[in-house]
Model confidence (mean pLDDT): 84 of 100. The RNA shown here (transfer RNA) has 71 nucleotides and comes from Chrysaora achlyos. Its Rfam family is "tRNA". Gene Ontology term of the family: triplet codon-amino acid adaptor activity. The sequence is in RNAcentral, with records from ENA.
């Protein structure tokens, strides 16, 4: 330096142009003599720009930044 994939909540994944979904975690409550387990509820999120488009996580494009390949 050249190809490729890939970036979503504290952590692991979805959804392929129309309202961001789920699992764990955390807080609160109920249950218990207490605690765990378990049942209910709540908070948290698109890697940074532009661009296309009525509308972008999604499609294009410049940078950052992971892994894998080539020399």
């Nucleotide at each position: 330096a050249g190809c490729a994939a890939g970036g979503u909540a504290a952590a692991c994944u979805a959804a392929u142009g129309g309202u961001a979904a789920g699992u764990u975690a955390u807080u609160a409550g109920a249950c218990u003599c207490a605690u765990a387990a378990u049942c209910u509820a709540a908070u948290g999120a698109a890697g940074a720009g532009g661009g296309u488009u009525c509308a972008a996580u999604u499609c294009c494009u410049u940078c950052c930044c992971u892994u894998g390949u080539u020399a």